[in-house]
Context: one part of a larger RNA
């Protein structure tokens, strides 16, 4: 010195716990702001650092509704005060809301500094930013917001074992914009000789047809089954009306513009001309009724005797049950407390019904001569993007330059082009419902976590703290059932630490606080050098 063994120290792993995450599932709610938001500065308390309220009317004001014995917040303590004349408190609609912050009177290093003009004796109170409509009075609008949506723009690591076409990916980013969704949408559509009948979604079809340095790789439709289900509206011909212009023999006549009516289609429809009719069908909005729905109210049934520190265990004997989900109480409670099942509750709101099928909107025969049916558009040259499709035989879609029809006896498409068949009507526009999404609110669920796990936070966490900044970004939960948190005495310099008394079941639970694992420390013992 080393192993061991034992007792302590240290340490905070392990068990148990859970106040807190996570993932979802339903139902609601889907915005908020110039009436000044989101978000923040600085106040606000008798005494107040932080954190929550709140806003100089400042842990609040009033006023209608609940509820009842206590209250003055987390959060102790003193002081002082409120309360059956009903406080605290929940619920609801007000009132007040300093300063920044779009920040809007001008400035400006956010939370400060300077105006100026009306009103008023003051004390104060108001007004005064830009853009957009409008003649004007006056309206809007601006900014935030988690993820869905659609429009613009639009990469790169990467993959092709390298790399340029290609892939990544029209992703990410950036901009716009707009809802509760939103985009799409009522056929110039598929189809294929049969037929379907707007869109948007789900399953299939299929990893098929196809694409493709035919590489890596991308990657369809029709069809069939589902979900949902709805269809309309201008333009223009024609008719009026006002108002400009021209021209006029002053009667008007032409045109332009705004408005009304008229019309909307593909078996082509309308206007026009006649005939004939108010039928059928679609279907609201705002009032006003009733239902709904808030705090919240009402809610069954147990005792005893045993262990114990405690009973809810155990034992014996009841008893509710449209309630034996859950939670709490000193161990495990249907019947001890809170709930639970059911039931009742509405000044005020969504919201659903009714007044109501009201209001309102909507058509048929027939004539076919005339008009009218969306133009710098379709198409095509050329240059490029979309399509599953990479210039390919490349249809179809979208347009930068160019170029340019027809007008229904017309036009377009059916994957180059051509006929012939067939489908449809472009160049104007609305449109619920099925499908996305969740920053948020109520219920609720978990072969999700349980403190190095679970959001980065279970705790004054986007917090100390790092960074000039963008921005990174922690550690850190547990006495007891209950403070019963150790009066009083001793050692000590001690408000430091301990022994002692008490207190509790337990103090080896003493606040460095359940439970207390190894690492390493130290006594003390044995054996070995």
């Nucleotide at each position: 010195g080393g192993c061991g063994c034992a007792u302590g120290g240290g340490g905070g792993a392990u068990g148990c716990c859970u106040a807190g995450g996570c993932u979802c599932u339903g139902u609601g709610a889907g915005g908020c702001g110039a009436u000044g938001a989101a978000g923040g500065g600085c106040g606000u308390g008798a005494u107040a650092a932080g954190c929550u309220g709140c806003g100089a009317a400042a842990a609040g004001c009033a006023c209608c509704g609940g509820g009842u014995a206590g209250g003055c917040g987390c959060a102790a303590a003193u002081a002082g005060c409120c309360u059956g004349u009903g406080a605290u408190c929940c619920g609801g609609u007000g009132a007040u809301u300093c300063c920044c912050g779009a920040a809007u009177g001008g400035g400006g290093c956010a939370a400060c500094c300077c105006g100026u003009c009306c009103a008023g004796c003051g004390a104060u109170g108001g007004a005064c930013a830009u853009c957009c409509a409008g003649c004007a009075a006056u309206g809007g609008a601006g900014g935030c917001g988690a993820a869905c949506g659609c429009c613009g723009u639009g990469a790169a690591c990467u993959g092709a074992a390298a790399c340029a076409u290609c892939u990544u990916a029209g992703u990410a980013g950036c901009g716009g914009c707009a809802g509760g969704a939103g985009a799409a949408g009522a056929a110039a559509a598929c189809a294929a000789a049969c037929g379907u009948g707007a869109u948007u979604c789900c399953c299939u079809g299929a990893g098929u047809a196809g694409u493709g340095g035919c590489g890596a790789g991308c990657g369809a439709a029709a069809g069939g089954g589902g979900a949902g289900g709805a269809g309309c509206c201008c333009a223009a011909a024609c008719c009026g009306c006002a108002c400009g212009u021209g021209u006029u023999a002053c009667g008007g006549c032409a045109u332009g513009u705004g408005c009304g009516g008229g019309g909307u289609a593909g078996u082509a429809g309308g206007a026009c001309c006649g005939c004939g009719a108010c039928a059928u069908c679609g279907g609201a909005a705002a009032g006003u009724g009733u239902c709904g729905g808030a705090a919240g109210g009402a809610g069954a049934a147990c005792g005893c005797g045993c262990u114990g520190g405690a009973a809810a265990g155990c034992g014996c004997g009841g008893c509710c049950g449209u309630a034996g989900c859950g939670g709490g109480u000193g161990a495990c409670a249907g019947c001890c407390c809170c709930g639970u099942a059911u039931c009742c509750g509405c000044a005020c709101a969504a919201g659903a019904c009714a007044c109501a099928g009201u209001a309102c909107g909507u058509a048929g025969c027939g004539g076919c001569a005339u008009c009218c049916u969306g133009a710098g558009u379709a198409g095509c040259g050329c240059g490029g993007g979309g399509c599953a499709c990479g210039a390919g035989g490349a249809a179809u879609c979208c347009u930068g330059c160019g170029u340019g029809a027809a007008u229904c006896a017309u036009c377009c498409g059916g994957g180059a082009c051509c006929a012939u068949c067939c489908g449809g009507a472009a160049a104007g526009g609305c449109u619920a419902a099925a499908c996305a999404c969740u920053c948020c609110a109520c219920a609720g669920a978990g072969a999700c976590c349980g403190a190095u796990a679970g959001c980065g936070g279970a705790c004054g966490a986007g917090u100390a703290c790092c960074g000039u900044g963008a921005g990174g970004g922690a550690a850190a939960g547990g006495u007891g059932a209950a403070a019963a948190g150790a009066a009083c005495c001793c050692c000590g310099g001690a408000c430091a630490g301990g022994g002692g008394a008490g207190u509790g079941a337990a103090a080896g639970a003493g606040a460095a606080c359940c439970u207390g694992a190894a690492a390493c420390c130290a006594u003390g013992c044995g054996c070995c050098u």